[in-house]
RNA sequence: AAUGACAAAGGCAAACCUGUUGAAAAACAGGGACGCAAAACCACGGGUCUAAGGCAGCGCAGACGUGUAUGACCGCUGCUAAGAUAGCCGGGUUGCCAUAC
Numbered sequence: 001a002a003u004g005a006c007a008a009a010g011g012c013a014a015a016c017c018u019g020u021u022g023a024a025a026a027a028c029a030g031g032g033a034c035g036c037a038a039a040a041c042c043a044c045g046g047g048u049c050u051a052a053g054g055c056a057g058c059g060c061a062g063a064c065g066u067g068u069a070u071g072a073c074c075g076c077u078g079c080u081a082a083g084a085u086a087g088c089c090g091g092g093u094u095g096c097c098a099u100a101c
Base pairs, nucleotide, nucleotide: 002099003098004097011036012035016031017030018029019028020027021026034087040093041092042091044090045089046088047085048084049083050082053080054079055078056077057076058075059074
């Protein structure tokens, strides 16, 4: 440097369960193993997921104070700032072991 033996010294840990955080996707901790030769790290490109907040459309129709009939509040739907995912793919960075080929 290359490769990863249907390898493996050592390592990681999906689903699921419990707890915590979050609006949610999800994350973290413990248990647990489906798998993983970068299943270590980085959201840069694409994908996927979430949508409390924002915007738009539709529906409804208003006690008191405010606002509101040029339609508030509330509900539903869509889009989205943003967030999540590195165990979806690509890319970047770093690293252990082995030497079968």
A computed fold for a 101-nucleotide RNA, annotated as c-di-GMP-I-GGC riboswitch aptamer. The coordinates come from a structure-prediction model, not an experiment, and the mean pLDDT is 85. Of the family's consensus pairs, 95% are formed in the model. It matches the Rfam family "c-di-GMP-I-GGC riboswitch aptamer". Rfam links the family to the GO term cyclic-di-GMP binding. It was read from a public genome assembly, where an Rfam model found it.